[in-house]
RNA sequence: GGAUCCCGUGCGGGAGAGUGCCCUGGCAGCCGGUCGGGGACGCCGAAGGAGCAACCCCUCCCGGAAACCUCUCAGGCCAACGGACCGUGCGGACGAG
Numbered sequence: 001g002g003a004u005c006c007c008g009u010g011c012g013g014g015a016g017a018g019u020g021c022c023c024u025g026g027c028a029g030c031c032g033g034u035c036g037g038g039g040a041c042g043c044c045g046a047a048g049g050a051g052c053a054a055c056c057c058c059u060c061c062c063g064g065a066a067a068c069c070u071c072u073c074a075g076g077c078c079a080a081c082g083g084a085c086c087g088u089g090c091g092g093a094c095g096a097g
Base pairs, nucleotide, nucleotide: 006092007091008090009089010088011087012086013085018041021039022038023037024036025035026034027033042077043076044075048073049071050070051069055064056063
């Protein structure tokens, strides 16, 4: 003096699916709109969660084994928030060379 990878954090980007129906309350208003609560049905998946293959182990059984794949428990279906992941700044750890 020290790269990739890894952890934390700031910033930027970041999809999908009913702002449909019924009941109810408020505001406004009278061509019935909008906000909140509840219900039923439909739908989405890239928070989180769950599941599995090759392969590894083993005589066998068991066990280990990823995802933006699957399931949709949770979450979400105007916007906002959130958002896997990507880029980048800073800090940290390891430490190749």

The prediction has a mean pLDDT of 82. The RNA shown here (Glycine riboswitch aptamer) has 97 nucleotides and comes from a Streptosporangiales bacterium. The sequence was found by an Rfam model in a public genome assembly.